[in-house]
The RNA shown here (transfer RNA) has 72 nucleotides and comes from an uncultured Clostridia bacterium. The coordinates come from a structure-prediction model, not an experiment, and the mean pLDDT is 83. It matches the Rfam family "tRNA".

C1' cells in the first nucleotide's frame, strides 16, 4: 500500500431498524457463629468518531480512528 474481519456495562459476548440484553464481577440484602455457595434486588452504556437515508439507526450506506489476520 491492498484485502478480510473486529469495535455493545469492568471483562467475555448476543442482539443485525421497533423498549440495548446475557453469562462474570461490583454493591445491597436473605442465609451462617464467620465465610463461600444458593437465593433476591440494585447500580454501571454518547452501542469507537462524525456524516447520510428512514416515520425510526446499535442494526443499513459512506468517511475515518483504533485493535486483528492475510497478500506485497
Nucleotide at each position: 500500500c491492498g484485502a478480510g474481519g473486529c469495535g455493545u456495562a469492568u471483562c467475555g459476548c448476543a442482539g443485525g431498524u421497533g423498549u440495548a440484553g446475557c453469562g462474570c464481577g461490583u454493591a445491597u440484602g436473605u442465609u451462617u457463629c464467620g465465610g463461600g455457595a444458593c437465593c433476591a434486588u440494585a447500580a454501571g452504556g454518547u452501542c469507537g468518531u462524525g456524516g447520510g437515508u428512514u416515520c425510526a439507526a446499535a442494526u443499513c450506506c459512506c468517511a475515518c480512528c483504533a485493535c486483528c489476520u492475510c497478500g506485497a